[in-house]
RNA sequence: GCCAAGGUGGCGGAGUGGUUAACGCGCUGGUCUUGAAAACCAGUCCCUUUGGGAUCAGGAGUUCAAAUCUCCUCCUUGGCG
Numbered sequence: 001g002c003c004a005a006g007g008u009g010g011c012g013g014a015g016u017g018g019u020u021a022a023c024g025c026g027c028u029g030g031u032c033u034u035g036a037a038a039a040c041c042a043g044u045c046c047c048u049u050u051g052g053g054a055u056c057a058g059g060a061g062u063u064c065a066a067a068u069c070u071c072c073u074c075c076u077u078g079g080c081g
Base pairs, nucleotide, nucleotide: 001080002079003078004077005076006075007074010025011024012023018064026044027043028042029041030040031039045053046052047051057073058072059071060070061069
C1' cells in the first nucleotide's frame, strides 16, 4: 500500500430499516438479617421528571422512518504484498 471483519452504557454483549437500544456482570438505594452474604425490588445519559430531550467511533447523505443502507475520515484485529 491492498483486501476482509469489526467499533453499541463502567465492562461483556444482542439488536441488520419501523412502537420504548434487549440481556448479563458491576455499581447505588431498599426489603430481609443481630450483622453480613445470598435472594428479591427499584435505579444506573441529561433535564425544570404523570413529561421532555439526547444517544450506537466522528461527519455527511438516502428514506416518511437509520445502530442497521451509501460515502468520507479515525481506530482495532486478521490476511496479502
Annotation:
This is a predicted structure of an 81-nucleotide RNA (transfer RNA) from a Candidatus Altiarchaeota archaeon. NCBI's taxonomy places the organism under Archaea, Nanobdellati, Candidatus Altarchaeota. The sequence was found in a public genome assembly. Its Rfam family is "tRNA". The family's RNA type in Rfam is transfer RNA.